[in-house]
Order: sequence, then C1' cells, then structure tokens
RNA sequence: CAGCCGGACCGGACGGUCGCUUUCUGCGCCUUCGGGCGUGGGGAGAGGAAAGUCCGAACUCCGCAGGGCAGUGUGCCGGAUAACGUCCGGGAGUGUGGAUUCAAGUCCACUCGACGGAAAGUGCCACAGAAAACAUACCGCCUCGUCGGCAACGCCGGGGUAAGGGUGAAAAGGUGCGGUAAGAGCGCACCGCCGCGGCAGCAAUGGCGCGGGCAGGGCAAACCCCACACGGAGCAAGACCAAAUAGGAAGGGAGUGCUGGCCCGGCGCGUAACAACCUUCGGGUAGGUCGCUAGAGCCGCGCAGCAAUGCGCGGCCCAGAGGAAUGGCCGUCCAGCGGGAGCAAUCCCGCGGACAGAAUUCGGCUUACAGGUCCGGUUGCCUA
Repeated sequence: CAGCCGGACCGGACGGUCGCUUUCUGCGCCUUCGGGCGUGGGGAGAGGAAAGUCCGAACUCCGCAGGGCAGUGUGCCGGAUAACGUCCGGGAGUGUGGAUUCAAGUCCACUCGACGGAAAGUGCCACAGAAAACAUACCGCCUCGUCGGCAACGCCGGGGUAAGGGUGAAAAGGUGCGGUAAGAGCGCACCGCCGCGGCAGCAAUGGCGCGGGCAGGGCAAACCCCACACGGAGCAAGACCAAAUAGGAAGGGAGUGCUGGCCCGGCGCGUAACAACCUUCGGGUAGGUCGCUAGAGCCGCGCAGCAAUGCGCGGCCCAGAGGAAUGGCCGUCCAGCGGGAGCAAUCCCGCGGACAGAAUUCGGCUUACAGGUCCGGUUGCCUA
C1' cells in the first nucleotide's frame, strides 16, 4: 500500500424562496364570553433501522386463575436487567489453520450454536454393504484334508480370524510395540471410556489417585422423560363530554294531521290517558376532549466491575399528527460515476445521492442499506 474478516460511527452540507403539521404570541373582526375567523412574527418538526411484528415489558380493560388433565414455550454454568428466547463472562464441544508427537493424541489461535436426558420405554437409521445393533464375513490372511504339479503353487471341501481392502453419514474403542499359524485388549504403554475416592472451583467443570480390558453405535428440530415458566385481549386498550334522527321512561295535554294563501268543505288520528304537541330524564351513535409523549429519557464527567451493567454529580427538553405534517424548486459546495485535456499536480463538461419512513411507549432480535470515516486482527506485495 492492497485484499479479507470483525467492531464502532456517519448516513450529504450551507443559503434563498414557496408551502405543510404543531406550539407561543401581536393586531383586527365576531361572540352565546367557552371561544371562533382572518392576517403577521418567533420556536420545534422521522430513523438507524421509524420496517418485520418475532420475543420481553410498561400501561389499560375483562377477570380473580385452588387442584387435575391437555397444550405451548424455555433448557451447560454464573452474572446483568423492570423483564426476556436478549446481553456479558466462563465451561465443555464442532469446524478450520498452525505447532508438536513414530502415531493416536496434546497445545495455541480463530470460528460456530435450541449445548438437559440415548444404561426409563417405544420408534427410525434410505441407498450401498457380509453386517446398521441379540452382530456379521464379500475380497483377503492363516491352517488342515483329498487331488494335480519336480517345486513354487492351484482347484474343491472343513476350520480359525477380523489386521488389511471394499460399502456407507455412521462398522462394535484408537495409536504404537510385543505376540501369533494368521490374528485379536490376547499382553503392555499412552489416549479415550466406566466405577470409586478425595482435591480445586459459587457452579458448569477441571485435574489427580486407585480399580476395571471395555461394557453402553447414532437420532430427542421422532414420540417421550425430567426441570422451570405460562389467564385473555390489546391505544381501534380504555376514560370523560355529548348533538340531529328513531326507539324507551315520567309528567302535562283536548284537540290535532293532510289538502289550502285564508275560510267553508273533504279524508284521517284521538277525546281521560298508547293522539298530536310541550317539558324533563336515561342509554347509545356522529362529533369532541383525555389517554399522548418528562421517559426503565438524552449528553458529559467521575467511581465500581474483566465485561454486560450499576451508582453519583452536572447539564438538556428532543414530532405528537389522527386519512395522518416533516415537502417542492433554485444556487454554491462535498463525496461518487462517466468523458476529455495535461508528464504530473490539477483543470473542464455531464450525470447524480442507499434502504426506507413515526402513529401509546420502551428493551431486544431479525431483515434492508449507495457511499464514507476510524480502530483492531490477518494475508500478500514493496521499501529500509
């Protein structure tokens, strides 16, 4: 310097102009005195994910959840937290690379994650393969017998074996030495495993000693077993105020509706409580107000802690709309891309800004994201 990986951060800047939402305020007009309308001025106005709505909470209502069964979720250990399936630290393991060992193995670094139980039971393990779990024998190895052959050896038959080959995702402990007819925990050493004991650690677990040649393949994101947790709905939650119309209740009420400009007339409903009409009350709808943004809040410093995080002090106020504002245009610049000029520095022209977008609020997770900055690790190249 370049590539890759991980982490943290930014997510165009400034100015002008025309608008939008909200809030404060000046003036004018109207007013039922609550306010309304008009017109000026000032302040504030999306995100790191506002997203998916996956998990956990706050808040609200229903409701009062005692027991059993069923169901769902979580699942190494410790800590953080309001809580969590999140985060931090640790343990054991997977994978990759390096070092080391005769080898198995061990050590170091990075990495990955639904990481309780497979000696409670049931079930499954395709294809291939001799055999997939009461083990077994295809090739091979060894041996015995008949026969053939001078012999090496070969065909057939009986037996031993599981070292080597082969199949498979997985093959009945592994490596090395000894041993053997060939082999085999058959023997030994180391590694692994099982049992017991004590040690270290809060614990997961680790390491040590003794004993045992080794039993018990894998799958629980198959049923299942164990432990723990779990009532439901969600701001369209919910609370308050409250028209018009049509029902309802109580009281008053003798006339009244239509036709019609009015009267007569005509057609109806009533006449003592189910007429019209008037007054009052009640529920609910439209509409309005609250919930509603000062909060597990943001910034800075200090202290405690490996860290997540907690505590203390100081400062700050940062959208609250309700079919839903946060925008459009112009200019200058900053990245970026393309073209041209120039030895180069640089200059000129053109294009042009990711994903997306609040809707009760927080803590997480996941997903999307042009371009850029910083830090750490690692690999390669160049120079000294």
Predicted 3D model of a 384-nucleotide RNA (Bacterial RNase P class A) from Candidatus Solibacter sp. Of the family's consensus pairs, 94% are formed in the model. The RNAcentral record of the sequence draws on ENA. It matches the Rfam family "Bacterial RNase P class A". By type it is a ribozyme. A source record names the gene rnpB. Its mean pLDDT, the model's own confidence on a scale to 100, is 79.